A computed fold for a 73-nucleotide RNA from a Phycisphaerales bacterium, annotated as transfer RNA. It matches the Rfam family "tRNA". Rfam links the family to the GO term triplet codon-amino acid adaptor activity. The organism belongs to Phycisphaerales, within Bacteria. The same sequence occurs in records of 2 taxa.
RNA sequence: GGCCCCGUAGCUCAACUGGCAGAGCGCCGGAUUGUCGAUCCGGAGGUCGCGGGUUCAAACCCCGCCGGGGUCG
Numbered sequence: 001g002g003c004c005c006c007g008u009a010g011c012u013c014a015a016c017u018g019g020c021a022g023a024g025c026g027c028c029g030g031a032u033u034g035u036c037g038a039u040c041c042g043g044a045g046g047u048c049g050c051g052g053g054u055u056c057a058a059a060c061c062c063c064g065c066c067g068g069g070g071u072c073g
Stems, first nucleotide, its partner, number of pairs: 001072007010025004019056001027043005049065005
């Protein structure tokens, strides 16, 4: 350098091929408990890597770029 895959919450990952952005863990508050833990209830947290394009509408489609991984030379 060519080709392929990936990038979504603090972490690990979903989102039925375009129509409200979610789960588990973690974090915060409460209940329970002699205390801690466990358990239960509630809550906060997101420019969907970045910039354009298509569309009534984009995490999803198209183009470019950045980062990570794999592969070929």